This is a predicted structure of an 86-nucleotide RNA (Glycine riboswitch aptamer).
């Protein structure tokens, strides 16, 4: 030095999904839907150090979230740090 990993960072990009009624309502609160990309569970292709474990953007929605906007947002990129290797 150019990959590689890994995040308590920093900076852009970032999906999906309602109507009714109490209401001046994009706030609340009932009612019944719906949504999947935080977080959580299950299955399992598969990998391993194979008695056991790890394991999805797949599946349930428990949580959350469902006009706009704010906010969250998994992932992806760019720098930083740190870590291993060469």
């Nucleotide at each position: 030095c150019c990959g590689g990993c890994g995040u308590a960072u920093g900076c852009g990009g970032g999906a999906g999904a309602a109507c009714c009624g109490g209401u001046c309502a994009c706030a609340c609160c009932g009612g019944u839907g719906c949504c999947g990309a935080a977080g959580g569970a299950g299955c399992a292709a598969c990998c391993g150090c194979c008695c056991c474990g790890g394991a999805a953007a797949c599946u349930c929605u428990c949580a959350g979230g469902c006009c706009c906007a704010a906010g969250g947002g998994a992932c992806c990129g760019c720098a930083a740090c740190g870590c291993a290797g060469a």